[in-house]
RNA sequence: AAAGCAGGUCGCCUUAUCGCUGUUUCAAUUCAAUUUGGACAGAGGAAAGUCCGGACACCAUAGUGCAGUAUAGCGGGUAAUGCCCGUCCGUCGUAAGGCGAGGACAAGUGCAACAGAAAGAAUGUACAGGUAAUGCUGUAGUGAAACCAGGUAAACUCUAUACGGUGCAACGCCAUGUAAAUCAGUGUUUGAGGGCUGCACGCCUGAGCUGAAGGGUAGGCGGUUCGAGUUAUUGGGCAACCAAUGGCCUAGAUAAAUGAUAAGGAGUCACGAAAUUAAUUUUGGGACUACAGAAUCCGGCUUAUGACCUGCUUUUUUU
Repeated sequence: AAAGCAGGUCGCCUUAUCGCUGUUUCAAUUCAAUUUGGACAGAGGAAAGUCCGGACACCAUAGUGCAGUAUAGCGGGUAAUGCCCGUCCGUCGUAAGGCGAGGACAAGUGCAACAGAAAGAAUGUACAGGUAAUGCUGUAGUGAAACCAGGUAAACUCUAUACGGUGCAACGCCAUGUAAAUCAGUGUUUGAGGGCUGCACGCCUGAGCUGAAGGGUAGGCGGUUCGAGUUAUUGGGCAACCAAUGGCCUAGAUAAAUGAUAAGGAGUCACGAAAUUAAUUUUGGGACUACAGAAUCCGGCUUAUGACCUGCUUUUUUU
């Protein structure tokens, strides 16, 4: 220098004006509700896909059987995982490193290119031997494998382990209106209908339910954001991670706020000019600054995406 491998960091900043959402031991206003002003706070590393795992809530505190789903060397981490770390083996790569659903084909069933007569419920090749007769026996040839074994389980299957269901539209509370009427069907212990898992059993509830035509209406609050939280230091551990001590408080909307404009700065890119010099410096104006928007909350994975940095490997060249 070229080609490549692995990992990490940041995710434009500040001010002013005009708005939007929330909070408020502030001020004014009001009988009060409220309203106005002030102060403070206001998206992400993926908020995304909703693919795994949990918290939380309700339903028999989660029942029995069948069916079904997931995982699969060994050890560790974690609230938990299909995630992460370490390691063995296999495999790809010259290497740094990458990838692996990595139990069982000595239970059964299925499948298999080419070659070969034949891959097995056989229309049994060639040569030789043998028999009353028969692939009955041997050898050859094809092939990884030939009357019986081998391969294949992200083929059925078997083994081991785990898994009840529904998701904040869970769930709790408050509240408006009406027709507790009419007609038809069905049911009331000979149990309708409803709830509990896809099915069956079983359990709980117990007078309504279904249809027709018609009448009426209003939504609000909690759950909801302080949490397996975040950050610094020290200690333990190869690591994932764990422990101790100190600091910090950091969105809560509901058709859904987090925006717009202006100025300045920062970064990147190409261009012009000047200087030294042969690739840097100074300066001028210009363009651009990705992917993308919380919705109960966390831990992962995957996908989208801009810039920068670090370590390592191979090859070549120069000193």